[in-house]
RNA sequence: AUCCAGAAAGGUGGAGGGACGGGCCCUAUGAAACCUUGGCAACCUGCUUGAAAAAGCGUGGUGCCAAUUCCUGCCGAGUGCCAGCAAUGGUGCCGGAAAGAU
Numbered sequence: 001a002u003c004c005a006g007a008a009a010g011g012u013g014g015a016g017g018g019a020c021g022g023g024c025c026c027u028a029u030g031a032a033a034c035c036u037u038g039g040c041a042a043c044c045u046g047c048u049u050g051a052a053a054a055a056g057c058g059u060g061g062u063g064c065c066a067a068u069u070c071c072u073g074c075c076g077a078g079u080g081c082c083a084g085c086a087a088u089g090g091u092g093c094c095g096g097a098a099a100g101a102u
Base pairs, nucleotide, nucleotide: 001102002101003100008037009036010035011034012033016026017025018024020073021072022071023070038065039064040063043061044060046057047056048055049054069099074096075095076094078093079092080091081090082089083088
C1' cells in the first nucleotide's frame, strides 16, 4: 500500500478444514498435508516502449486458485427500526479501527 476482481485438475493420503472466539459453512460425491501439471495475479525481478511520469510483456522469485479477509468481534454525541415512562437495551445499515493475509 492492497484485501466486494481473478484463477483447479490428477496422484498419494484417510478426517479434518475455513488464523483465533462466536456464527455459518466446506468435507467419505474424500478434509489436512505432500507431489505433478495447469491457472490467476503483477509485490519483487528481468525485458520492451518512453525525456520523464508511466505503460506493456509475463522470463525468474514469492503469493494465491469455496463462500467479500465467508460473516462477526472493538469504537462512533453516525443513522433507521423495535422494546421501554425513562435511563437504557436489542437489531440493521454506514464510517473508522483492531486482528489477519500478501